[in-house]
Predicted 3D model of a 354-nucleotide RNA (Bacterial RNase P class A) from a Gammaproteobacteria bacterium. It matches the Rfam family "Bacterial RNase P class A". Rfam links the family to the GO terms ribonuclease P activity, dimeric ribonuclease P complex and tRNA processing. About the family: Ribonuclease P (RNase P) is a ubiquitous endoribonuclease, found in archaea, bacteria and eukarya as well as chloroplasts and mitochondria. Rfam classes the family as a ribozyme. NCBI's taxonomy places the organism under Bacteria, Pseudomonadati, Pseudomonadota, Gammaproteobacteria. The sequence was found by an Rfam model in a public genome assembly. Of the family's consensus pairs, 93% are formed in the model. The coordinates come from a structure-prediction model, not an experiment, and the mean pLDDT is 76.
RNA sequence: CCAGUCAAGACAGUCGCUGCGUAAAAAACAGAGGAAAGUCCGGGCUCCAUAGGGCAGAGUGCCAGGUAACGCCUGGGAGGUGUAAGCCUACGGAAAGUGCCACAGAAAAGUAGACCGCCUCGCAAGAGGUAAGGGUGAAAAGGUGCGGUAAGAGCGCACCGCGUAGCUGGUAACAGUUGCGGCACGGAAAACCCCGCUCGGUGCAAGAUCAAAUAGGAGCUUUCGGAGGAUGUGUAAACAUCCUUCAGGUGCGGCCCGCACAUCUAAGCUCGGGUAGAUCGCUUGAGGUGUAUGGUGACGUACAUCCCAGAGGAAUGACUGUCCACGACAGAACCCGGCUUAUUGACUGGCUUU
Numbered sequence: 001c002c003a004g005u006c007a008a009g010a011c012a013g014u015c016g017c018u019g020c021g022u023a024a025a026a027a028a029c030a031g032a033g034g035a036a037a038g039u040c041c042g043g044g045c046u047c048c049a050u051a052g053g054g055c056a057g058a059g060u061g062c063c064a065g066g067u068a069a070c071g072c073c074u075g076g077g078a079g080g081u082g083u084a085a086g087c088c089u090a091c092g093g094a095a096a097g098u099g100c101c102a103c104a105g106a107a108a109a110g111u112a113g114a115c116c117g118c119c120u121c122g123c124a125a126g127a128g129g130u131a132a133g134g135g136u137g138a139a140a141a142g143g144u145g146c147g148g149u150a151a152g153a154g155c156g157c158a159c160c161g162c163g164u165a166g167c168u169g170g171u172a173a174c175a176g177u178u179g180c181g182g183c184a185c186g187g188a189a190a191a192c193c194c195c196g197c198u199c200g201g202u203g204c205a206a207g208a209u210c211a212a213a214u215a216g217g218a219g220c221u222u223u224c225g226g227a228g229g230a231u232g233u234g235u236a237a238a239c240a241u242c243c244u245u246c247a248g249g250u251g252c253g254g255c256c257c258g259c260a261c262a263u264c265u266a267a268g269c270u271c272g273g274g275u276a277g278a279u280c281g282c283u284u285g286a287g288g289u290g291u292a293u294g295g296u297g298a299c300g301u302a303c304a305u306c307c308c309a310g311a312g313g314a315a316u317g318a319c320u321g322u323c324c325a326c327g328a329c330a331g332a333a334c335c336c337g338g339c340u341u342a343u344u345g346a347c348u349g350g351c352u353u354u
Stems, first nucleotide, its partner, number of pairs: 001350006009323007017031003033329001037340002040338005045203001047201002057199005062076005077091001078089004092194002097192002100187002115134002117130005142160006161183001162181008207280004217271006225246009248264001249261004287306008324327001
């Protein structure tokens, strides 16, 4: 430096709690984690939506593989870093376009650029040439050397870098090499943007089943307030029908008035929706362990074996004794694969340097 294991309690006794078990009890048995956490990704499952496609939006970004899937993992490439083992990387595009590059500086991306310096001309002032040298800056338009020149300059040449075309190796990213080009393409995409790929929403308070009381809905049966009058039946009491009037009911937010309603009332029965409540979902699963086997590896395949919390305000605890390393971070709530964060102590294996 890397990989991994166990986990701060162990044993005994007593008393509980949850599940299982039982008609109800009892006994026996089981009863938190490596992160159960953050809820940041990916999936199962669920219901809703959905012909197909596009726009917008979000995510992602070297190559190959693994996987149910991923933004995860494995192997490889490139770059960076460390003496090394090793570690780190949002690692597509800046010759599609737009914009940005503070301060300093003559000049910050233009057919670049003349502040000092250098060279030529000129008495001088100044004019022209020049990117070698100096100065500014995070960055100054390829670097080093030789030639060349008035001084210089890819102006010419060699090497390096860069670009480009081939060849070789590799599945690929890429690497090596040969030729060509005098250099075009400064940086930044964690600026907008462009390109490739992916993406419907909802989260177990999802969702499903059973189903009180009260109120409300639909249907059926029976029933139809008081007063007065008329008619009919009847000896009468009374009954039936019709009319008038009053009261009540419902609606117009409440009250009064007014208006409207005529299957306006009451009882019983039936039906259906839904609430409380109960049950399911709920833990047997992309599951653990072992062996064999394929693969560098992530992982796959076959066989054997095991069952390992499942509550619903929510259990997993308390006390006593002995011992020890004297006890970190922290606790399930539909399930799984990751990532990230928190964290004490002990131990195992491998590697590096001295």